[in-house]
RNA sequence: GCAAUGUGCAUCUAGGGUUCCGACUCGCGCGGCCGUUCACGGUCGUGCCAGUGUCUGGUCCGAGAGAGGCAGUCCGGCAGACGCAGGCGUCAGCCGGAUACACGGCGGGACAAAAGCCCGGGAGAU
Numbered sequence: 001g002c003a004a005u006g007u008g009c010a011u012c013u014a015g016g017g018u019u020c021c022g023a024c025u026c027g028c029g030c031g032g033c034c035g036u037u038c039a040c041g042g043u044c045g046u047g048c049c050a051g052u053g054u055c056u057g058g059u060c061c062g063a064g065a066g067a068g069g070c071a072g073u074c075c076g077g078c079a080g081a082c083g084c085a086g087g088c089g090u091c092a093g094c095c096g097g098a099u100a101c102a103c104g105g106c107g108g109g110a111c112a113a114a115a116g117c118c119c120g121g122g123a124g125a126u
Base pairs, nucleotide, nucleotide: 007071008070009069011067012066015061016060020058021057022055023052024051025050027048028047029046030045031044032043033042034041035040072099073098074097075096076095077094078093080091081090082089083088084087101121103124107119108118109117
């Protein structure tokens, strides 16, 4: 100086919103109980409609720079099968090790919606 590799998957978490469930609120209907100026009020339960994520939650989304796990790849060792004139090649197994480092917008995108998701180890910075 050149080339190649620096990987994948699921689970969990930080975080996220609001499809669905639940919760709460307004209104309407029905029923029980109480009060009463007799036709109304209060309260509880139940059904429906609409709304609220500045509703703790369940479902859901969820990290390159978060966690551990399982694989993959590479290196070393052990030991085996097959091929071949050699000593190489191919395949598979077991054990150990390695798999580094990483500051990061704005803006846009998807799903119901948002986000540390995706654009993106981007732009930029050092």

The RNA shown here (Guanidine-I riboswitch aptamer) has 126 nucleotides and comes from a Gammaproteobacteria bacterium. The organism belongs to Gammaproteobacteria, within Bacteria. It matches the Rfam family "Guanidine-I riboswitch aptamer". Rfam's curators write: This family represents a conserved RNA structure found upstream of the ykkC and yxkD genes in Bacillus subtilis and related genes in other bacteria. Model confidence (mean pLDDT): 83 of 100.